Predicted 3D model of a 343-nucleotide part of an RNA (large-subunit ribosomal RNA, domain IV) from a marine sediment metagenome. Its mean pLDDT, the model's own confidence on a scale to 100, is 88. Its Rfam family is "Bacterial large subunit ribosomal RNA". Gene Ontology terms of the family: ribosome and structural constituent of ribosome.
[in-house]
Context: one part of a larger RNA
RNA sequence: CCCCGGUCAAGGAACUCGGCAAAUUGCCCCCGUAACCUCGGGAGAAGGGGGGCCCUCGCCGUGGCCAGGGAUCCUCUUGGCUGCGGUUGGGGGCCGCAGAGAAUCGGCCCAGGCGACUGUUUACCAAAAACACAGGUCCCUGCUAACCCGUAAGGGGACGUAUAGGGGCUGAAACCUGGCCACUGCCGGUAGGUCAAGGGGAGGGGUGCAAGCCCCGAACCGAAGCCCCGGUGAAGGCCGGCCGUAACUAUAACGGUCCUAAGGUAGCGAAGUACCUUGUCGGGUAAGUUCCGACCUGCAUGAAAGGAACAACGACCUGGGCACUGUCUUGACCGGGGGCUCG
Numbered sequence: 001c002c003c004c005g006g007u008c009a010a011g012g013a014a015c016u017c018g019g020c021a022a023a024u025u026g027c028c029c030c031c032g033u034a035a036c037c038u039c040g041g042g043a044g045a046a047g048g049g050g051g052g053c054c055c056u057c058g059c060c061g062u063g064g065c066c067a068g069g070g071a072u073c074c075u076c077u078u079g080g081c082u083g084c085g086g087u088u089g090g091g092g093g094c095c096g097c098a099g100a101g102a103a104u105c106g107g108c109c110c111a112g113g114c115g116a117c118u119g120u121u122u123a124c125c126a127a128a129a130a131c132a133c134a135g136g137u138c139c140c141u142g143c144u145a146a147c148c149c150g151u152a153a154g155g156g157g158a159c160g161u162a163u164a165g166g167g168g169c170u171g172a173a174a175c176c177u178g179g180c181c182a183c184u185g186c187c188g189g190u191a192g193g194u195c196a197a198g199g200g201g202a203g204g205g206g207u208g209c210a211a212g213c214c215c216c217g218a219a220c221c222g223a224a225g226c227c228c229c230g231g232u233g234a235a236g237g238c239c240g241g242c243c244g245u246a247a248c249u250a251u252a253a254c255g256g257u258c259c260u261a262a263g264g265u266a267g268c269g270a271a272g273u274a275c276c277u278u279g280u281c282g283g284g285u286a287a288g289u290u291c292c293g294a295c296c297u298g299c300a301u302g303a304a305a306g307g308a309a310c311a312a313c314g315a316c317c318u319g320g321g322c323a324c325u326g327u328c329u330u331g332a333c334c335g336g337g338g339g340c341u342c343g
Stems, first nucleotide, its partner, number of pairs: 001338008010329002014327001019324001027051005036041001038172001052094006058087012095099001107322007114314002119131002135170007147156003175307002178239003183236002185232005192227003198221002203216005240258005267301001268298001279295005
């Protein structure tokens, strides 16, 4: 000097990215417990008090003996005496600094974000707001099902049968889920257009004396697909611009105009999304780029890539507070192990 452990005056987070680490709390009994809430919860909320040992009284359980009463086979009941076991209760006393005397052994509260929840995960840097989840919804599938594995045979699905099975998205419950079908996808439609092989052969060519053989080939008939006509958003997706206007100003309920398939509804909003930005106001602090509540000018919110809200839950994330502390002011000492020196 390093590691592990222990103690500390005064202060008590001034440390630090951050109370990281440590400390506090810790068991049982009693008292007492708020907002909120899906009425279950929140709750061990919070916050208090008690706890050892001895004596005594009481209480509970279970035996024995005696006496009285009811019954006269069993047995029931009242009182007294006595034994054993238990004890959450009452009273009195004793000792220590300290009685859950050691060990084991929750710190708590307020507010917000995310995910409803218990679960699952990157075996060896991530446990989470990621995955899953009940629930919702859409699509496919009539059974030799759809779908998956396999070249096939075959197997799974399933010895199941639409209250079943497969796939996609969403993710408890409660409140809701707006507009656009122009594009793309999917579904439906078949009249027409287009359309390959093939059919068809007008017409033409090569060769041969010829019969013939061979070649090219226009109409016309030819599927699916595409075009076309419709439908469809909890399908992929998308959801405007400019100018003017009110008797202070400002703003614009209102008007004009251009474009579009339609121009973002309810909500929420400087957000885990906001560039400008430490926006502005309020709260909290002596002082607050974080935090909370508002406002809305949303660079670039928004409704199952769900919207918003939310009790409970969380080794999650953020801000604040109480308690407590060697985190710190600021260091000191002790125990153990290592290092170091000597051998």